[in-house]
RNA sequence: AAAUGACAAAGCCCAACCUAUUGCAAAAUAGGGGCGGAAAGCCACAGAUCUUAUGAAGUUAGCUGGGUUACCAUU
Numbered sequence: 001a002a003a004u005g006a007c008a009a010a011g012c013c014c015a016a017c018c019u020a021u022u023g024c025a026a027a028a029u030a031g032g033g034g035c036g037g038a039a040a041g042c043c044a045c046a047g048a049u050c051u052u053a054u055g056a057a058g059u060u061a062g063c064u065g066g067g068u069u070a071c072c073a074u075u
Stems, first nucleotide, its partner, number of pairs: 002075004012037002017032006035062001041068003045065003048060001050058003
């Protein structure tokens, strides 16, 4: 450096739901909470989903593909 993986160790993230706030909404943020995850870290490039004050704008990276970075173990 590459590949594979959660068997182990140290850790990490946080579904549903609840509370508060923001937003027209989808939803997001913070706290609680853990269904799960080996990238469930990040990116809206392509497809897809959802929303709307609709001919445009937004949402979802824990939808798929792609890009990029990274701990540990084994080879």
The RNA shown here (c-di-GMP-I riboswitch aptamer) has 75 nucleotides and comes from a Desulfobulbaceae bacterium.